[in-house]
RNA sequence: GCCCCCUUCGUCUAGUGGCCUAGGACACUGGGUUUUCAUCCCAGCGACAGGGGUUCGAGUCCCCUAGGGGGUG
Numbered sequence: 001g002c003c004c005c006c007u008u009c010g011u012c013u014a015g016u017g018g019c020c021u022a023g024g025a026c027a028c029u030g031g032g033u034u035u036u037c038a039u040c041c042c043a044g045c046g047a048c049a050g051g052g053g054u055u056c057g058a059g060u061c062c063c064c065u066a067g068g069g070g071g072u073g
Base pairs, nucleotide, nucleotide: 001072002071003070004069005068006067007066010026011025012024013023018056028044029043030042031041032040049065050064051063052062053061
């Protein structure tokens, strides 16, 4: 240089173009329970890498960019 794959809450992950105002677990915060801590229960917090395009509608399809991984002389 060329080819392929990946990028979603702090972390791990679900999401076959319309049920998505994006769900779950752990973590964190507040409350309840407990003599206290832990456990357990309730609530809250919090994400589609950036940009453009296609479409009535995009996390999902296409292109570019960035980052990461693999292959190849």

A computed fold for a 73-nucleotide RNA from Verrucomicrobia bacterium UBA6056, annotated as transfer RNA. NCBI's taxonomy places the organism under Bacteria, Pseudomonadati, Verrucomicrobiota. It was read from a public genome assembly. Rfam family: tRNA. Rfam classes the family as a transfer RNA.